[in-house]
Context: one part of a larger RNA
RNA sequence: UUGGGCAUAAAGCCUUUGUAGGUGGCCUUUUGAGUUCGCUAUCAAAUCCCAAGGUUCAACCCCUGAUAGGCAGUGGAAACUACUAAGCUGGAGUACAAUAGGGGCAGAGAGAAUUUUAGGUAGAAUGGUGAAAUGCUAGAGAUCGAAAAAAACACCAACAGCAAAAGUACUUUGCUAGACUAACACUAACACUAAGAGAUGUAAGCUAAGGGAGUGAAUGGAAUUACCUACCAUAAUAGUCUUAGCCAUAAAUGAUGGAUACUAGGCUCUGUCCUUAUCGACCUGUGUAGUAUUGUAGCUAACGUGUUAAGUAUCCUGCUUGGGGAGUACAUUCACAAGAAUGAAACUC
Numbered sequence: 001u002u003g004g005g006c007a008u009a010a011a012g013c014c015u016u017u018g019u020a021g022g023u024g025g026c027c028u029u030u031u032g033a034g035u036u037c038g039c040u041a042u043c044a045a046a047u048c049c050c051a052a053g054g055u056u057c058a059a060c061c062c063c064u065g066a067u068a069g070g071c072a073g074u075g076g077a078a079a080c081u082a083c084u085a086a087g088c089u090g091g092a093g094u095a096c097a098a099u100a101g102g103g104g105c106a107g108a109g110a111g112a113a114u115u116u117u118a119g120g121u122a123g124a125a126u127g128g129u130g131a132a133a134u135g136c137u138a139g140a141g142a143u144c145g146a147a148a149a150a151a152a153c154a155c156c157a158a159c160a161g162c163a164a165a166a167g168u169a170c171u172u173u174g175c176u177a178g179a180c181u182a183a184c185a186c187u188a189a190c191a192c193u194a195a196g197a198g199a200u201g202u203a204a205g206c207u208a209a210g211g212g213a214g215u216g217a218a219u220g221g222a223a224u225u226a227c228c229u230a231c232c233a234u235a236a237u238a239g240u241c242u243u244a245g246c247c248a249u250a251a252a253u254g255a256u257g258g259a260u261a262c263u264a265g266g267c268u269c270u271g272u273c274c275u276u277a278u279c280g281a282c283c284u285g286u287g288u289a290g291u292a293u294u295g296u297a298g299c300u301a302a303c304g305u306g307u308u309a310a311g312u313a314u315c316c317u318g319c320u321u322g323g324g325g326a327g328u329a330c331a332u333u334c335a336c337a338a339g340a341a342u343g344a345a346a347c348u349c
Stems, first nucleotide, its partner, number of pairs: 004320003008302001012317001015199003021193003025088002028085001031082001033081002035077006042070002049065001053061002091190001092187003097181001099179001103176007114149004119144003126135001161168002205246006214240002219235002257316006265294002269290004274285001298305002322349003331342004
């Protein structure tokens, strides 16, 4: 390289935008580059192959002939790819009109709980556990109203919704992105994928300035234990929160890359069009976009999957090639650092 693969055996980049590149709807036309069919020249001889001859046969020697293929020239063909020109509307997009939604950003506000503070009442324990103790306490804990602070938003809540993924839920206002549906007006292939590159990216961590109620790595003392750097309890720093900037990793999971087309049904929920129904909402039927579940064919080593494919096909891309050594060493790039990315070999089984 060919070939085989990637849910669970090695293997889909965390996600996305998009450049080069690759690939690409229908119809007519041009050219003849690719493609295809001829012809010509050439590719020394020997060798190889075919047939004849010679050595008694053979090896060997000699003689004639030829395919395929390469390069160049020349003459045709025009289906396919490409090019040229003109169209089409089914892919894609735009406009118009509705709809649903914890999609995003910013502002404002509410209530429950917790803790603290200063008071009132009352007057001895409280707290915690398997049991305890450390702790707290002479005015604690309890209770009543008041004030302050920070963080998170019970019920509704769902197997539900939205978002590219990470993620996203108190109420309300403003700004803003995407999706779907209907009608069928417009553009006319404008598409798909995507190396490199850009952007986003839970938590933890880092820098600076704030904030600090609760919780709580580290840490102190209390228990448990033969001992415990643990499980339990008490206290508590960083952190958790906000603003500005880094970091770029997760079992970042559906362990399943993206796009398109086709291939049995049943049943659930969400949005929506038409129909039907009605006072109205449900309801009935059909379609469409999503979301679950069951399951046929097929596929699969099996488990399972099964119109949301792991089926049947096409296009593009990433990755894989025994276990360990090792996601290590070295080197380079990035980062304030922590580290991240790229990523071996010896040796060994």
A computed fold for a 349-nucleotide part of an RNA from Neltuma alba, annotated as small-subunit ribosomal RNA, central domain. It matches the Rfam family "Bacterial small subunit ribosomal RNA". Model confidence (mean pLDDT): 86 of 100. The organism belongs to Neltuma, within Eukaryota.